Predicted 3D model of a 103-nucleotide RNA (Glycine riboswitch aptamer) from Amphibacillus marinus. The coordinates come from a structure-prediction model, not an experiment, and the mean pLDDT is 81. NCBI's taxonomy places the organism under Bacteria, Bacillati, Bacillota, Bacilli, Amphibacillus. It matches the Rfam family "Glycine riboswitch aptamer". From the family's description: This family represents the bacterial glycine riboswitch. Rfam links the family to the GO term glycine biosynthetic process.
């Protein structure tokens, strides 16, 4: 002296789906029905690894099969959350802070 991945904060943008019914202490809460996926959460592919068996066969490697582990999302589920406005919202951009990969 360059300042990556990442994390936090602020600002801006940011979809979907009933202003449903009933009751109550009535912006809300509870119960029921209908729906949404982009807080969060959960599940899975290929691949990789390990073990066993078979073939080959001196052994290993390679190949095939079975089982286990690991592993992704804006996919799937709808637990949670949400279905007028407000709030929230994955993700994107900008700025600051932390950090210090690479050079």
């Nucleotide at each position: 002296a360059u300042g990556a991945u990442u994390a936090u904060u602020a600002u801006g943008g940011g979809a979907g789906a009933g202003c449903g019914u009933a009751u109550g202490u009535u912006g809300c809460a509870u119960a029921c029905c209908a729906c949404c996926g982009a807080a969060g959460g959960a599940g899975c592919a290929a691949g990789u690894u390990c073990a066993u068996a078979a073939a080959a066969g001196a052994u290993c490697c390679c190949u095939u099969a079975u089982g286990a582990a690991u592993u992704a999302a804006u996919c799937u589920c709808u637990c949670a959350g949400g279905u007028a406005a407000c709030c929230g919202a994955a993700c994107c951009a900008u700025a600051a802070u932390a950090g210090g990969a690479c050079g």

About this RNA:
The model forms 91% of the base pairs in the Rfam consensus. It was read from a public genome assembly, where an Rfam model found it.